[in-house]
RNA sequence: AGUGAGGAUAGAGGUGCAGAGACCAUCAGUAGGUUAUCUAAGGAGAAUGAGCUCCGUUGAAGGUAACUAAAAGGGGAAUUUGCCGAAGUGAGUAGAAUCUCAUCACUCUACACACUGGUUCUGUAUUUAAUAAAUACAGUGCUGUCAUAUAGCAACAUUGCUAUAUGGAGGGCUAUCAUGCAU
Numbered sequence: 001a002g003u004g005a006g007g008a009u010a011g012a013g014g015u016g017c018a019g020a021g022a023c024c025a026u027c028a029g030u031a032g033g034u035u036a037u038c039u040a041a042g043g044a045g046a047a048u049g050a051g052c053u054c055c056g057u058u059g060a061a062g063g064u065a066a067c068u069a070a071a072a073g074g075g076g077a078a079u080u081u082g083c084c085g086a087a088g089u090g091a092g093u094a095g096a097a098u099c100u101c102a103u104c105a106c107u108c109u110a111c112a113c114a115c116u117g118g119u120u121c122u123g124u125a126u127u128u129a130a131u132a133a134a135u136a137c138a139g140u141g142c143u144g145u146c147a148u149a150u151a152g153c154a155a156c157a158u159u160g161c162u163a164u165a166u167g168g169a170g171g172g173c174u175a176u177c178a179u180g181c182a183u
Stems, first nucleotide, its partner, number of pairs: 002181002007177005014084001016083005023076002032068007042055004047103005087116004092111005117143003121139006145168010
């Protein structure tokens, strides 16, 4: 060593999650720029419509050739920081940003809802420069945790450990603390 519901603190899973700067490869001999030449009246401000501004026959946009020549995003292995709904995804609401307005796309922030315990591999789809990576779905394994059952071992107030099987989910699980009731 009873019982009830919630609370607080600290933890565990593991190729665990995310962020940061430096480095490396890729992006790419690409975008852009200069020159020459052909051609010819439109072009730019994410897309569409309406405006506004700027450039353009002193040659716009486009093509060819030569020279020059990036960056962001995404990625890699280490370092470091914060952590265990860590974090991710979805559509939604509100705000910010865009030359103006409307629709709407991208980006950022916040809120609430729903799903996912973690992760390997495979396939499909989306995104992307990318067969890289990521995300979603499906399949397939591994693993942690709890419940139940079986078997074995240990214990003898009771349960605990190991293995196997089935099932569940993080609003979970483990440990401790305080609290109500009862004794």
The RNA shown here (Lysine riboswitch aptamer) has 183 nucleotides and comes from Aquibacillus halophilus. It was read from a public genome assembly, where an Rfam model found it. The coordinates come from a structure-prediction model, not an experiment, and the mean pLDDT is 79. Its Rfam family is "Lysine riboswitch aptamer". Rfam describes the family as follows. Riboswitches are metabolite binding domains within certain messenger RNAs that serve as precision sensors for their corresponding targets. Lineage of the source: Bacteria > Bacillota > Bacilli > Bacillaceae > Aquibacillus.